[in-house]
RNA sequence: GCCCUCGUAGCUUAAUGGAUAAAGCUUCGGUCUUCGGAACCGACAAUGGGAGUUCGAUUCUCUCCGAGGGCA
Repeated sequence: GCCCUCGUAGCUUAAUGGAUAAAGCUUCGGUCUUCGGAACCGACAAUGGGAGUUCGAUUCUCUCCGAGGGCA
C1' cells in the first nucleotide's frame, strides 16, 4: 500500500428493514440473615462519528475513526 472481518450497557452476547433495542454477568437498592454470602424482587446503564437510501435504519450504501486478520 491492497483486501477481508468486526465496532450495541462497565464486560460478554442477541436483535438481518417495522410498535418500547432483549438477556446473562457486574454495580446499586430492597426482602431474607446476628453480619456476610446465596436465593428472590427491583433499578441504573448501550447501537463508534458524520452523511445518504427508505414511510421507517442496530440492520442497506458512502466516508472517517478504532480493533483484529491476510497478501505484498